[in-house]
RNA sequence: GCGACACUAGCUCACCUGGAUAGAGCAGCUGCCUUCUAAGCAGCAGGUAGGGGGUUCGAGUCCCUCGUGUCGCG
Numbered sequence: 001g002c003g004a005c006a007c008u009a010g011c012u013c014a015c016c017u018g019g020a021u022a023g024a025g026c027a028g029c030u031g032c033c034u035u036c037u038a039a040g041c042a043g044c045a046g047g048u049a050g051g052g053g054g055u056u057c058g059a060g061u062c063c064c065u066c067g068u069g070u071c072g073c074g
Base pairs, nucleotide, nucleotide: 001073002072003071004070005069006068007067010026011025012024013023019057028044029043030042031041032040050066051065052064053063054062
């Protein structure tokens, strides 16, 4: 330099035939239980889906570009 893949909650990941309220587990907070802690149970909060632009009535999902990382080729 070229190519491929990935980027979604604090972390690990779903959702990927475009349909409109973006979810799960762990972590966090509150309450219940317990002599206390842990475990368990119930609930709550947390994201403009890496940045920007485009297509579309509608984009996490399609297209372009930039960035970061991983792998391969030279």
Notes: A computed fold for a 74-nucleotide RNA from Gracilinema caldarium DSM 7334, annotated as transfer RNA. Rfam family: tRNA. It is annotated as a transfer RNA. Lineage of the source: Bacteria > Pseudomonadati > Spirochaetota > Treponematales > Gracilinema caldarium. The RNAcentral record of the sequence draws on ENA, GtRNAdb and Rfam. RNAcentral records the identical sequence in 4 taxa.